[in-house]
RNA sequence: GUCGAAAAAGCCAAACCCUUUGUGAAGAGGGGACGGAAAGCCACGGGUCUUUCGACAAGACGGCCGGGUUGCUGAAG
Numbered sequence: 001g002u003c004g005a006a007a008a009a010g011c012c013a014a015a016c017c018c019u020u021u022g023u024g025a026a027g028a029g030g031g032g033a034c035g036g037a038a039a040g041c042c043a044c045g046g047g048u049c050u051u052u053c054g055a056c057a058a059g060a061c062g063g064c065c066g067g068g069u070u071g072c073u074g075a076a077g
Stems, first nucleotide, its partner, number of pairs: 002077001003074001011036002016031006034063001040069003044066003047061005
């Protein structure tokens, strides 16, 4: 460097429930854990979703897949 363990120390928190913001997708706070080695950060490409009569317009999603960037630990190979 690669890789990611029936390891250690920590970290995040799906569904669902409560409160709240938004027309909405969804966001924030609390509870809660299905999971996660980037489930940290960036809407850059694709994708999905919302608003709309319909959109190429305006938005949402990083826990859909890529990409970029930073990063804890150290068994075996």